[in-house]
Predicted 3D model of a 346-nucleotide RNA (Bacterial RNase P class A) from a Streptomycetaceae bacterium. The prediction has a mean pLDDT of 78. The organism belongs to Streptomycetaceae, within Bacteria.
RNA sequence: AGAGUCGCCCGGAUCACCGCGUUACGAAAGUACCGAGGAAAGUCCGGACUUCACAGAGCAAGGUGGUGGGUAACGCCCACCCGGAGCAAUCCGCGGGAAAGUGCAACAGAAAGUAAACCGCCAAUAGCAAUAUUGGUAAGGGUGAAACGGUGGUGUAAGAGACCACCAGUGCAUGUAGUAAUACAUGUAGCUAUGUAAACCCCACCUGAAGCAAGACCAAGAAGAUAGUGCGCUGCUCGCGCUGAGCUAUCGGGUAGGUUGCUUGAAUCUGUAAGUAAUUACAGAUCUAGAUGGAUGGUGAUCCCUCGCAAGAGGACAGAAUCCGGCUUAUAGGGCGACUCUUCUU
Repeated sequence: AGAGUCGCCCGGAUCACCGCGUUACGAAAGUACCGAGGAAAGUCCGGACUUCACAGAGCAAGGUGGUGGGUAACGCCCACCCGGAGCAAUCCGCGGGAAAGUGCAACAGAAAGUAAACCGCCAAUAGCAAUAUUGGUAAGGGUGAAACGGUGGUGUAAGAGACCACCAGUGCAUGUAGUAAUACAUGUAGCUAUGUAAACCCCACCUGAAGCAAGACCAAGAAGAUAGUGCGCUGCUCGCGCUGAGCUAUCGGGUAGGUUGCUUGAAUCUGUAAGUAAUUACAGAUCUAGAUGGAUGGUGAUCCCUCGCAAGAGGACAGAAUCCGGCUUAUAGGGCGACUCUUCUU
RNA backbone atom coordinates (compact mmCIF):
# COMPACT_ATOMS: atom_id res chain seq x y z
C1' A A 1 0.00 0.00 0.00
C1' G A 2 -3.76 -3.62 -1.35
C1' A A 3 -7.34 -7.52 -0.31
C1' G A 4 -10.33 -9.52 3.53
C1' U A 5 -12.66 -10.98 8.61
C1' C A 6 -14.99 -9.54 13.23
C1' G A 7 -16.90 -5.91 16.65
C1' C A 8 -18.68 -0.98 18.23
C1' C A 9 -20.71 4.16 17.60
C1' C A 10 -23.43 8.25 15.14
C1' G A 11 -27.37 8.60 11.92
C1' G A 12 -28.28 15.39 12.74
C1' A A 13 -26.86 19.80 16.40
C1' U A 14 -27.40 24.96 18.56
C1' C A 15 -30.14 29.62 19.17
C1' A A 16 -34.73 32.60 18.70
C1' C A 17 -40.15 33.11 18.02
C1' C A 18 -44.86 30.72 17.88
C1' G A 19 -47.45 26.06 18.98
C1' C A 20 -48.91 20.62 21.30
C1' G A 21 -49.33 16.66 25.75
C1' U A 22 -48.73 14.61 30.99
C1' U A 23 -47.25 16.02 35.90
C1' A A 24 -46.24 19.84 39.88
C1' C A 25 -47.19 24.89 41.76
C1' G A 26 -50.79 28.91 41.21
C1' A A 27 -57.48 32.05 42.22
C1' A A 28 -56.10 32.97 37.23
C1' A A 29 -52.64 34.61 33.74
C1' G A 30 -48.72 31.70 33.66
C1' U A 31 -43.94 29.17 35.28
C1' A A 32 -40.86 24.68 35.68
C1' C A 33 -39.31 19.51 34.53
C1' C A 34 -40.06 15.80 31.03
C1' G A 35 -42.02 14.07 26.12
C1' A A 36 -41.12 7.99 20.01
C1' G A 37 -36.47 3.57 18.40
C1' G A 38 -31.93 0.80 17.26
C1' A A 39 -34.96 -1.40 15.50
C1' A A 40 -40.78 1.31 18.37
C1' A A 41 -41.24 -3.17 12.77
C1' G A 42 -42.44 -8.98 12.36
C1' U A 43 -45.99 -11.20 16.22
C1' C A 44 -41.37 -15.68 15.71
C1' C A 45 -39.92 -17.52 20.98
C1' G A 46 -39.68 -16.91 26.48
C1' G A 47 -41.73 -14.74 30.71
C1' A A 48 -43.91 -11.08 34.45
C1' C A 49 -49.07 -9.85 35.41
C1' U A 50 -54.69 -10.98 35.25
C1' U A 51 -58.81 -14.48 35.02
C1' C A 52 -60.72 -19.55 34.58
C1' A A 53 -59.90 -21.86 39.88
C1' C A 54 -60.40 -24.95 45.42
C1' A A 55 -56.80 -28.04 43.54
C1' G A 56 -54.92 -32.60 40.53
C1' A A 57 -53.60 -37.31 37.29
C1' G A 58 -53.16 -39.56 32.51
C1' C A 59 -53.56 -39.54 27.14
C1' A A 60 -53.38 -36.85 22.72
C1' A A 61 -51.01 -32.77 20.50
C1' G A 62 -46.85 -29.61 20.15
C1' G A 63 -41.66 -28.03 20.94
C1' U A 64 -36.35 -28.78 21.57
C1' G A 65 -31.99 -32.19 20.39
C1' G A 66 -23.36 -32.54 20.97
C1' U A 67 -21.22 -31.24 26.25
C1' G A 68 -20.78 -27.77 30.19
C1' G A 69 -22.11 -23.00 32.05
C1' G A 70 -25.37 -18.21 32.22
C1' U A 71 -30.38 -16.45 32.79
C1' A A 72 -36.76 -15.32 35.83
C1' A A 73 -37.06 -18.36 31.44
C1' C A 74 -36.23 -19.64 26.31
C1' G A 75 -35.96 -22.42 20.39
C1' C A 76 -31.68 -17.01 23.51
C1' C A 77 -26.33 -15.90 25.12
C1' C A 78 -21.06 -17.74 26.42
C1' A A 79 -17.18 -21.40 26.25
C1' C A 80 -15.66 -25.96 24.39
C1' C A 81 -16.20 -30.77 21.26
C1' C A 82 -17.35 -33.00 16.43
C1' G A 83 -18.22 -32.32 11.04
C1' G A 84 -17.68 -28.97 6.73
C1' A A 85 -15.70 -24.32 3.88
C1' G A 86 -11.49 -21.05 3.71
C1' C A 87 -3.96 -20.14 3.02
C1' A A 88 -5.77 -17.59 7.39
C1' A A 89 -8.44 -14.20 10.52
C1' U A 90 -13.20 -16.45 10.67
C1' C A 91 -17.86 -18.55 9.11
C1' C A 92 -21.68 -22.47 8.64
C1' G A 93 -24.60 -26.72 11.28
C1' C A 94 -33.04 -28.72 12.28
C1' G A 95 -25.21 -31.79 15.48
C1' G A 96 -29.34 -38.17 19.69
C1' G A 97 -30.66 -43.10 16.84
C1' A A 98 -30.07 -46.38 10.18
C1' A A 99 -28.25 -54.30 13.89
C1' A A 100 -36.39 -51.64 16.64
C1' G A 101 -39.50 -51.22 12.27
C1' U A 102 -41.61 -49.01 7.66
C1' G A 103 -40.60 -45.99 3.33
C1' C A 104 -37.58 -43.63 -0.60
C1' A A 105 -32.90 -43.53 -3.92
C1' A A 106 -34.92 -41.05 -11.10
C1' C A 107 -31.98 -42.50 -15.39
C1' A A 108 -28.09 -45.79 -16.65
C1' G A 109 -26.69 -50.68 -15.35
C1' A A 110 -26.84 -57.85 -15.14
C1' A A 111 -27.65 -56.10 -10.36
C1' A A 112 -28.80 -50.75 -5.54
C1' G A 113 -28.83 -55.38 -0.49
C1' U A 114 -28.44 -61.58 3.67
C1' A A 115 -28.42 -58.37 -4.46
C1' A A 116 -26.35 -59.96 -9.13
C1' A A 117 -23.71 -61.97 -14.06
C1' C A 118 -23.73 -57.71 -19.59
C1' C A 119 -18.55 -58.34 -21.61
C1' G A 120 -15.04 -61.53 -19.70
C1' C A 121 -11.89 -65.87 -17.11
C1' C A 122 -11.67 -71.35 -16.07
C1' A A 123 -13.25 -76.64 -16.44
C1' A A 124 -16.07 -80.71 -18.70
C1' U A 125 -18.81 -82.62 -22.97
C1' A A 126 -19.90 -82.32 -28.43
C1' G A 127 -17.52 -80.54 -32.88
C1' C A 128 -12.21 -80.52 -38.32
C1' A A 129 -13.04 -75.50 -36.76
C1' A A 130 -16.17 -71.41 -35.68
C1' U A 131 -19.10 -72.35 -31.85
C1' A A 132 -22.98 -74.60 -28.51
C1' U A 133 -24.52 -76.76 -23.68
C1' U A 134 -23.63 -77.48 -18.45
C1' G A 135 -20.98 -76.05 -14.13
C1' G A 136 -17.70 -72.68 -11.40
C1' U A 137 -16.20 -67.38 -10.71
C1' A A 138 -16.72 -61.92 -9.16
C1' A A 139 -9.85 -60.71 -9.40
C1' G A 140 -10.20 -57.57 -14.85
C1' G A 141 -13.66 -54.23 -18.04
C1' G A 142 -18.35 -51.47 -18.63
C1' U A 143 -22.85 -48.42 -16.24
C1' G A 144 -23.52 -45.14 -12.24
C1' A A 145 -23.22 -40.23 -7.07
C1' A A 146 -22.57 -44.96 -4.88
C1' A A 147 -21.35 -51.96 -6.97
C1' C A 148 -19.94 -55.67 -0.69
C1' G A 149 -12.59 -51.71 1.91
C1' G A 150 -7.35 -50.87 -0.43
C1' U A 151 -2.04 -52.50 -1.84
C1' G A 152 1.11 -56.71 -2.20
C1' G A 153 1.43 -61.97 -1.87
C1' U A 154 -0.01 -67.33 -0.90
C1' G A 155 -3.32 -70.40 -3.04
C1' U A 156 -6.57 -72.08 -7.13
C1' A A 157 -8.78 -75.29 -12.98
C1' A A 158 -9.75 -69.98 -12.93
C1' G A 159 -10.56 -66.84 -8.89
C1' A A 160 -12.31 -64.66 -4.14
C1' G A 161 -10.51 -61.95 3.13
C1' A A 162 -10.53 -68.29 1.26
C1' C A 163 -5.68 -67.33 3.98
C1' C A 164 -1.30 -64.01 5.26
C1' A A 165 1.45 -59.03 5.87
C1' C A 166 0.65 -53.84 6.00
C1' C A 167 -3.01 -49.84 5.79
C1' A A 168 -8.13 -47.69 6.36
C1' G A 169 -12.87 -48.07 8.75
C1' U A 170 -15.96 -50.37 12.58
C1' G A 171 -16.90 -53.11 17.21
C1' C A 172 -14.90 -54.61 22.00
C1' A A 173 -11.31 -54.15 26.13
C1' U A 174 -7.64 -51.38 28.85
C1' G A 175 -4.95 -46.91 29.93
C1' U A 176 -3.91 -41.41 29.84
C1' A A 177 -6.08 -36.23 29.69
C1' G A 178 -10.67 -33.71 30.48
C1' U A 179 -16.60 -31.96 34.86
C1' A A 180 -18.29 -33.84 30.07
C1' A A 181 -19.05 -34.13 24.83
C1' U A 182 -14.53 -36.13 23.13
C1' A A 183 -9.18 -36.87 21.83
C1' C A 184 -4.86 -39.97 21.88
C1' A A 185 -2.32 -44.69 22.68
C1' U A 186 -2.09 -50.10 23.10
C1' G A 187 -4.31 -54.70 22.21
C1' U A 188 -7.95 -57.72 19.94
C1' A A 189 -11.73 -59.48 16.19
C1' G A 190 -11.44 -61.08 8.98
C1' C A 191 -16.19 -57.86 11.42
C1' U A 192 -16.26 -54.74 6.24
C1' A A 193 -24.19 -55.30 6.52
C1' U A 194 -24.60 -47.90 1.02
C1' G A 195 -27.22 -43.24 1.64
C1' U A 196 -31.51 -40.77 3.62
C1' A A 197 -34.84 -39.35 9.90
C1' A A 198 -35.50 -30.15 7.85
C1' A A 199 -39.09 -38.92 5.42
C1' C A 200 -42.66 -41.67 8.89
C1' C A 201 -40.66 -43.45 13.26
C1' C A 202 -37.71 -44.65 18.05
C1' C A 203 -35.17 -42.33 22.35
C1' A A 204 -34.23 -38.21 26.01
C1' C A 205 -36.02 -33.64 28.02
C1' C A 206 -39.91 -29.71 28.20
C1' U A 207 -45.14 -27.68 27.83
C1' G A 208 -52.62 -26.12 31.64
C1' A A 209 -55.99 -22.54 28.64
C1' A A 210 -56.88 -17.57 27.35
C1' G A 211 -55.04 -12.83 27.03
C1' C A 212 -54.62 -5.47 29.01
C1' A A 213 -60.33 -5.41 23.85
C1' A A 214 -56.86 -9.72 30.35
C1' G A 215 -59.26 -7.99 34.72
C1' A A 216 -61.36 -4.58 38.82
C1' C A 217 -64.62 -0.47 40.33
C1' C A 218 -68.37 3.58 39.79
C1' A A 219 -72.53 5.90 37.37
C1' A A 220 -76.76 5.53 34.10
C1' G A 221 -80.48 2.59 31.84
C1' A A 222 -83.59 -1.54 30.95
C1' A A 223 -87.45 -6.12 29.12
C1' G A 224 -87.57 -9.90 28.40
C1' A A 225 -89.83 -14.13 25.42
C1' U A 226 -89.61 -19.04 22.91
C1' A A 227 -87.16 -23.83 22.16
C1' G A 228 -83.40 -27.22 23.71
C1' U A 229 -79.95 -28.76 27.36
C1' G A 230 -76.58 -29.88 32.74
C1' C A 231 -72.32 -26.37 32.83
C1' G A 232 -67.04 -25.13 33.86
C1' C A 233 -61.88 -26.64 34.45
C1' U A 234 -60.71 -29.17 28.86
C1' G A 235 -58.75 -31.15 22.79
C1' C A 236 -60.22 -36.30 25.29
C1' U A 237 -60.69 -39.60 29.87
C1' C A 238 -60.65 -39.91 35.24
C1' G A 239 -61.37 -36.58 39.02
C1' C A 240 -63.10 -31.98 41.28
C1' G A 241 -66.42 -27.74 41.68
C1' C A 242 -71.22 -25.40 40.66
C1' U A 243 -76.24 -26.90 39.48
C1' G A 244 -83.91 -22.24 41.75
C1' A A 245 -77.84 -21.50 38.48
C1' G A 246 -75.51 -21.88 33.95
C1' C A 247 -74.92 -23.04 28.54
C1' U A 248 -76.71 -23.16 23.10
C1' A A 249 -80.05 -21.08 19.18
C1' U A 250 -83.85 -17.41 17.46
C1' C A 251 -86.66 -12.80 18.16
C1' G A 252 -86.77 -8.21 20.95
C1' G A 253 -85.00 -3.96 24.44
C1' G A 254 -81.20 -0.72 27.00
C1' U A 255 -76.08 1.11 27.48
C1' A A 256 -71.65 2.00 24.60
C1' G A 257 -70.01 7.27 29.99
C1' G A 258 -66.08 7.53 33.63
C1' U A 259 -62.04 5.73 37.04
C1' U A 260 -58.35 2.08 37.30
C1' G A 261 -55.03 -1.54 35.31
C1' C A 262 -50.85 2.63 33.26
C1' U A 263 -45.42 2.76 34.14
C1' U A 264 -40.27 2.37 40.28
C1' G A 265 -38.79 -1.71 36.71
C1' A A 266 -36.08 -9.61 36.64
C1' A A 267 -34.84 -0.74 35.49
C1' U A 268 -30.55 2.43 33.74
C1' C A 269 -25.58 4.46 34.56
C1' U A 270 -20.67 4.65 37.23
C1' G A 271 -16.97 2.16 40.19
C1' U A 272 -14.73 -2.22 42.68
C1' A A 273 -14.23 -7.60 42.99
C1' A A 274 -14.78 -12.79 40.86
C1' G A 275 -14.93 -15.33 36.21
C1' U A 276 -11.67 -17.24 29.59
C1' A A 277 -16.62 -15.32 28.74
C1' A A 278 -21.84 -14.92 29.02
C1' U A 279 -22.78 -12.94 33.71
C1' U A 280 -22.92 -12.40 39.15
C1' A A 281 -22.11 -9.75 43.94
C1' C A 282 -21.33 -5.16 46.60
C1' A A 283 -21.31 0.31 46.87
C1' G A 284 -23.07 4.87 44.88
C1' A A 285 -26.11 7.90 41.68
C1' U A 286 -30.62 8.76 38.48
C1' C A 287 -36.22 8.72 37.59
C1' U A 288 -36.10 9.13 31.57
C1' A A 289 -43.88 9.47 27.34
C1' G A 290 -48.36 7.29 29.45
C1' A A 291 -51.68 9.45 24.94
C1' U A 292 -57.11 7.54 24.36
C1' G A 293 -60.20 10.03 17.24
C1' G A 294 -55.01 9.36 19.88
C1' A A 295 -49.62 14.71 21.90
C1' U A 296 -43.61 16.09 20.65
C1' G A 297 -44.68 20.44 15.29
C1' G A 298 -43.88 25.14 12.16
C1' U A 299 -40.66 29.32 10.67
C1' G A 300 -35.79 31.74 10.46
C1' A A 301 -30.48 31.77 11.13
C1' U A 302 -25.83 29.32 12.00
C1' C A 303 -23.24 24.81 11.96
C1' C A 304 -22.36 19.31 10.69
C1' C A 305 -22.10 15.08 6.82
C1' U A 306 -22.11 13.56 1.23
C1' C A 307 -21.57 15.17 -4.12
C1' G A 308 -19.82 19.52 -6.71
C1' C A 309 -14.64 24.44 -9.06
C1' A A 310 -18.70 27.32 -7.60
C1' A A 311 -23.79 28.16 -7.67
C1' G A 312 -26.48 24.58 -5.76
C1' A A 313 -28.63 19.77 -4.58
C1' G A 314 -29.23 15.90 -1.02
C1' G A 315 -29.22 13.95 4.35
C1' A A 316 -31.34 6.45 5.54
C1' C A 317 -34.87 2.68 7.74
C1' A A 318 -38.72 4.50 10.02
C1' G A 319 -43.58 6.41 15.09
C1' A A 320 -44.85 4.12 21.58
C1' A A 321 -50.45 2.01 23.23
C1' U A 322 -49.51 -3.54 29.64
C1' C A 323 -44.32 -4.30 30.39
C1' C A 324 -39.64 -6.87 30.01
C1' G A 325 -35.51 -10.57 27.89
C1' G A 326 -34.23 -12.31 23.02
C1' C A 327 -34.32 -13.64 17.72
C1' U A 328 -35.34 -12.10 12.61
C1' U A 329 -35.91 -8.28 8.97
C1' A A 330 -34.99 -2.83 6.94
C1' U A 331 -31.21 0.94 6.97
C1' A A 332 -28.48 6.91 2.51
C1' G A 333 -24.01 8.13 4.54
C1' G A 334 -19.98 8.63 8.02
C1' G A 335 -16.47 7.25 11.94
C1' C A 336 -13.47 4.07 15.39
C1' G A 337 -10.91 -0.42 16.99
C1' A A 338 -8.79 -5.34 16.65
C1' C A 339 -7.19 -9.39 13.67
C1' U A 340 -5.59 -12.34 8.94
C1' C A 341 -3.10 -12.73 4.18
C1' U A 342 -0.03 -10.59 0.01
C1' U A 343 3.71 -7.07 -1.67
C1' C A 344 7.44 -3.28 -0.79
C1' U A 345 10.87 -0.50 2.40
C1' U A 346 13.85 -0.14 6.93